[in-house]
Context: one part of a larger RNA
RNA sequence: GAUUGAACGCUGGCGGCAGGCCUAACACAUGCAAGUCGAGCGGUAACAUUUCUAGCUUGCUAGAAGAUGACGAGCGGCGGACGGGUGAGUAAUACUUGGGGAUCUGCCUGAUGGAGGGGGACAACCACUGGAAACGGUGGCUAAUACCGCAUAAUGUCUUCGGACCAAAGUAUGGGACCUUCGGGCCAUACACCAUCAGAGGAACCCAAGCGAGAUUAGCUAGUAGGUGAGGUAAGAGCUCACCUAGGCGACGAUCUCUAGCUGUUCUGAGAGGAAGAUCAGCCACACUGGGACUGAGACACGGCCCAGACUCCUACGGGAGGCAGCAGUGGGGAAUAUUGGACAAUGGGGGCAACCCUGAUCCAGCCAUGCCGCGUGUGUGAAGAAGGCCUUCGGGUUGUAAAGCACUUUCAGACGUGAGGAAGGGUUGUGUGUUAAUAGCGCACAACAUUGACGUUAGCGUCAGAAGAAGCACCGGCUAACUCCGUGCCAGCAGCCGCGGUAAUACGGAGGGUGCGAGCGUUAAUC
Numbered sequence: 001g002a003u004u005g006a007a008c009g010c011u012g013g014c015g016g017c018a019g020g021c022c023u024a025a026c027a028c029a030u031g032c033a034a035g036u037c038g039a040g041c042g043g044u045a046a047c048a049u050u051u052c053u054a055g056c057u058u059g060c061u062a063g064a065a066g067a068u069g070a071c072g073a074g075c076g077g078c079g080g081a082c083g084g085g086u087g088a089g090u091a092a093u094a095c096u097u098g099g100g101g102a103u104c105u106g107c108c109u110g111a112u113g114g115a116g117g118g119g120g121a122c123a124a125c126c127a128c129u130g131g132a133a134a135c136g137g138u139g140g141c142u143a144a145u146a147c148c149g150c151a152u153a154a155u156g157u158c159u160u161c162g163g164a165c166c167a168a169a170g171u172a173u174g175g176g177a178c179c180u181u182c183g184g185g186c187c188a189u190a191c192a193c194c195a196u197c198a199g200a201g202g203a204a205c206c207c208a209a210g211c212g213a214g215a216u217u218a219g220c221u222a223g224u225a226g227g228u229g230a231g232g233u234a235a236g237a238g239c240u241c242a243c244c245u246a247g248g249c250g251a252c253g254a255u256c257u258c259u260a261g262c263u264g265u266u267c268u269g270a271g272a273g274g275a276a277g278a279u280c281a282g283c284c285a286c287a288c289u290g291g292g293a294c295u296g297a298g299a300c301a302c303g304g305c306c307c308a309g310a311c312u313c314c315u316a317c318g319g320g321a322g323g324c325a326g327c328a329g330u331g332g333g334g335a336a337u338a339u340u341g342g343a344c345a346a347u348g349g350g351g352g353c354a355a356c357c358c359u360g361a362u363c364c365a366g367c368c369a370u371g372c373c374g375c376g377u378g379u380g381u382g383a384a385g386a387a388g389g390c391c392u393u394c395g396g397g398u399u400g401u402a403a404a405g406c407a408c409u410u411u412c413a414g415a416c417g418u419g420a421g422g423a424a425g426g427g428u429u430g431u432g433u434g435u436u437a438a439u440a441g442c443g444c445a446c447a448a449c450a451u452u453g454a455c456g457u458u459a460g461c462g463u464c465a466g467a468a469g470a471a472g473c474a475c476c477g478g479c480u481a482a483c484u485c486c487g488u489g490c491c492a493g494c495a496g497c498c499g500c501g502g503u504a505a506u507a508c509g510g511a512g513g514g515u516g517c518g519a520g521c522g523u524u525a526a527u528c
Stems, first nucleotide, its partner, number of pairs: 001528004006524005013375006019368002021333001026331003030328003035078003040075002043071002047069003050065007085286003095210006103203003108199007116150001118148002125140006156165003170191006178185002212258003219249003224246008261283004265276004288309005311322004339365001341364003347361001348359004378408004388399004412469001414464005422455001425451001427449009472517005477498003483512005493500002
């Protein structure tokens, strides 16, 4: 000199953009953060509509009907493995770069083929019943895109190459003939379903090199190193097991100990290098502590399950409940770090045919000079060089065109008005087109109409008023830009280094003046 996730002191007008627990991976009150689908199913607790019944005060009360819109709880599907947080652990099962072959892959895309015919349950519900509660138990009824056989079976799997084996589910909308038990069948379309092949994206595994410190750590190792065979896995492998061999690693630093998430990058520097790894992005690890598996395409699963432990809470003492390193917020720790805010309008995600619902992801707003950038606090004129202050050799000098005065301007802040863009879509109606037997329906395109904004009193623009509301901080001995007076008298004090102060201190304290930076300026800490 540059820099910082900074803190502290003094001071503080506005805006834009960014950033904001670096400490206790300490403990957490409260609310929210993952749901959705009735176009899978049986249904109907609540709400609404309609119809019916009764009472009447004639538009209300009570009751009934899943009939309709819908929908609590339940069965079922998909999603809760993403998104969000943190950096405890991990010096290598991590990360980075470059390779490899023995793999899996829901949703999505392309392709081929198929979707036939049956069965038995379990919730909900009803009855009885245990418990303080959490939560159950027994019996009975019932549906499905839930579950299980049968059939079909190849480019699939296995194979001794003869063969053997493996699947499925419907729902919605519309309809001219035909059939009908009047439910529908049947046909079409859309979305689902099954098998297989391929793709995309994702995931798992292996190898090499690179990636901290200590030798005041020199030897380490029995599933250890390799082989054969088997098991196991999605898959290769001591991954596991039986047997056999006695190996394997190590001064090119094994083992042990300490420290640490890694990278893109960031800071500095002319570079080489050094330091760092906040925000943003990629990967990894973790989710009260330790262990375990279940489900699933995917987890050994932050807001799932089981066991153990510590802690907190409830209890009728028998037994139960919980996990903010999600967003806010609280206590604590600390030099120190924000609101228990708004909205799904946009982007993205989950579910759904869709409308739509959910989304503390996200977008916004609030707080903080924490940083960077921009703007303002007036402009011109004005010598009687006013008054006052300070200094003085008492002549004067200086503050100083500074002020006052005069003439102007109005950025920003203030008041009022106007007003984009972020909006693409979705809805209704119509036209065309594709599908089709169809002028239904559905998909696509176009047009018209009415609409969708948290931010928001938006940005911007216009009008109004008036210099009106807006300057400090550090320093002035040398390094280092800037000097005099007074006070003090080795005292009080200053200090980054050299050093100042013991009676004229440009070095302490105050004043006048000056210098530097400026909504900041200094100090401390840290890095180059």
Description:
This is a predicted structure of a 528-nucleotide part of an RNA (small-subunit ribosomal RNA, 5' domain) from Lacimicrobium sp. SS2-24. The source organism's lineage runs through Bacteria, Gammaproteobacteria, Alteromonadales, Alteromonadaceae and Lacimicrobium. Its Rfam family is "Bacterial small subunit ribosomal RNA".